[in-house]
Small-subunit ribosomal RNA, 3' major domain from an uncultured bacterium, 475 nucleotides, folded computationally. The full RNA is in RNAcentral, with records from SILVA. The prediction has a mean pLDDT of 83.
Context: one part of a larger RNA
RNA sequence: UGGCGGGGGCCCGCACAAGCGGUGGAGCAUAUGGCUUAAUUCGAUGCAACGCGAAGAACCUUACCAGGGCUUGACAUGCACCUGCAAGCUGCCGAAAAGCAGUCGCUUUCGAAGGUGGUGCACAGGUGGUGCAUGGCUGUCGUCAGCUCGUGUUGUGAAAUGUUGGGUUAAGUCCCGCAACGAGCGCAACCCUCAUGUUUUGUUACCAGCGGGUAAUGCCGGGAACUCGAAACAAACUGCCUCUGUAAAGAGGAGGAAGGUGGGGAUGACGUCAAGUCAUCAUGCCCCUUACGCCCUGGGCUGCACAUAUGCUACAAUGGCCGGUACAAAGGGUUGCUAACUCGCGAGAGUGAGCUAAUCCCAAAAAACCGGUCUCAGUUCGGAUUGGAGUCUGCAACUCGACUCCAUGAAGUUGGAAUCGCUAGUAACCGCCGGUCAGCAAUACGGCGGUGAAUACGUUCCCGGUCCUUGCACA
Numbered sequence: 001u002g003g004c005g006g007g008g009g010c011c012c013g014c015a016c017a018a019g020c021g022g023u024g025g026a027g028c029a030u031a032u033g034g035c036u037u038a039a040u041u042c043g044a045u046g047c048a049a050c051g052c053g054a055a056g057a058a059c060c061u062u063a064c065c066a067g068g069g070c071u072u073g074a075c076a077u078g079c080a081c082c083u084g085c086a087a088g089c090u091g092c093c094g095a096a097a098a099g100c101a102g103u104c105g106c107u108u109u110c111g112a113a114g115g116u117g118g119u120g121c122a123c124a125g126g127u128g129g130u131g132c133a134u135g136g137c138u139g140u141c142g143u144c145a146g147c148u149c150g151u152g153u154u155g156u157g158a159a160a161u162g163u164u165g166g167g168u169u170a171a172g173u174c175c176c177g178c179a180a181c182g183a184g185c186g187c188a189a190c191c192c193u194c195a196u197g198u199u200u201u202g203u204u205a206c207c208a209g210c211g212g213g214u215a216a217u218g219c220c221g222g223g224a225a226c227u228c229g230a231a232a233c234a235a236a237c238u239g240c241c242u243c244u245g246u247a248a249a250g251a252g253g254a255g256g257a258a259g260g261u262g263g264g265g266a267u268g269a270c271g272u273c274a275a276g277u278c279a280u281c282a283u284g285c286c287c288c289u290u291a292c293g294c295c296c297u298g299g300g301c302u303g304c305a306c307a308u309a310u311g312c313u314a315c316a317a318u319g320g321c322c323g324g325u326a327c328a329a330a331g332g333g334u335u336g337c338u339a340a341c342u343c344g345c346g347a348g349a350g351u352g353a354g355c356u357a358a359u360c361c362c363a364a365a366a367a368a369c370c371g372g373u374c375u376c377a378g379u380u381c382g383g384a385u386u387g388g389a390g391u392c393u394g395c396a397a398c399u400c401g402a403c404u405c406c407a408u409g410a411a412g413u414u415g416g417a418a419u420c421g422c423u424a425g426u427a428a429c430c431g432c433c434g435g436u437c438a439g440c441a442a443u444a445c446g447g448c449g450g451u452g453a454a455u456a457c458g459u460u461c462c463c464g465g466u467c468c469u470u471g472c473a474c475a
Base pairs, nucleotide, nucleotide: 001475002474003472004471005470007469008468009467011465012464013463015459016458019422020421021420022419023418026313027312028311029310030309031308032307033306034304035303042053043052064299065298066297067296068295069294070293073123077122078121079120080119081118082117088103089102090101091100092099125288126287128286129285130284134282135281136277137276138275139273141271146185147184148183149182150181151180152161153160154159165176166175167174191265192264193263194262196234197233198232199231200230201229202228206223207222210221211220212219237259240253241252242251243250244249315415319374320373321372322371323370324369331362332361333360336355337354341350342349343348381412386407387406388405389404390403391402392401428451429450430449431448432447433446434445
């Protein structure tokens, strides 16, 4: 100087407390461990691995296993020599890859050049090892308020001071003081978005006033008010008032769409964990080279006594079922989204308008509301499991897809010890969309809106952290 303490002091955080809803019990989904296996590819392992890499494993992917094959190779460059030879089509063989045969095609007189194929040589190739050789990227402490430097001063020196102290703040934020005076990286602001207004611009958006038309609809003429879209600007600064204070600032108030960082996002200092990644990529070294490289078929990654994690659905009446009837936002669409019509109980099929989209389509929002029914039961709750019949995608749904219909109708009556999230348009409940994608194991992930709470006395305690101080057999 740091680190540590079941030392002390100050302060903060959904850290506790006060509340609301869960997890832990059930069934299922997914991931992991374990076991099994020819293989169940590899990585991630307290917080910070375990719905993680994977924004989608039937083949492919695919790295694993079995079998069948290739050896200048699936891919690149160069050298030497040879070569009118490719691709395609047809036939034989084969599980396929591959192999064999035939045919078509083919510039020039030849040669050269270029292309293709072959032989040979240099080489290719490796998701083989090492993340403890590395770059890059990422997690975490933590969006915590810290981390440092120059000059000066103090000390023999390591170092200290500044950065401590008194206040204040979300903040090393600012003020005052001070052997310090300044500065840098962080904080804040500058960026995006939401909330208010003004101006400009009106198509595909809008329709107040005027006119036309319809069973009805901005449907048409038209309009530029309103909504909305797009841009620019304005607006918030403790600016104003009162009180407290030396000041910084704090408490309250006015005006205002918004008030004291207005809400949200992006943004992550010096560093820590030899944290993670050699399987995104790049890369040193080591290793393989008729194989640890490459091609193909089939299988596996989906195995199942069990254990854990994260979720979904429930156990019902604030509910289930049936009928009627409203109100979103944000997205996606031409190998695509697909209206309307017909058929089918349905998944869907047929036909097919429109749309390269503020125009057309996906598209029905759902909870809510109105009416009816069920009457506390393992039930008209719950939907697992299983049997049968189908639809769709796709060479192909056996291992191993999703969905539909009929039948079946398991556990489960609110969950031990323990444990998690959340402070406001939040939690909780409700649906909608997207990426990946032929299809889908999505209950995941990323967004979007609708309905919309309760509670916070307080900081004694638990956890984590900042600062000061103290002890130390620690560095």